[in-house]
């Protein structure tokens, strides 16, 4: 230096499930309690020789938009680990 994985970084799209009751509060916000529910941040669990998942469990998160999202596709003078 280069190849190659892996990940960040920006754009793009990205499901589900109560705008739920009730009390406080000037209030749309927010808080609190309460039932009712979703899984696709994140995190638990394991049959099995082993390894885990988009399987499960809902602990967190989250149930109008906003925001945030697992994953996919793109980019670039191209960040960081690995080899």
């Nucleotide at each position: 230096a280069a190849u190659a994985a892996g990940u960040a970084c920006u754009c793009u799209g990205g499901a589900g499930a109560g705008a739920c009751u009730u009390g406080c509060g000037u209030a749309u916000a927010g808080c609190a309690a309460g039932c009712g529910c979703c899984g696709a941040a994140g995190g638990u669990g394991a049959a099995u020789c082993a390894u885990a998942a988009a399987c499960u469990c809902u602990c967190a998160g989250g149930c109008a938009a906003a925001u945030g999202g697992a994953c996919a596709g793109a980019g670039g003078g191209g960040g960081c680990u690995u080899u």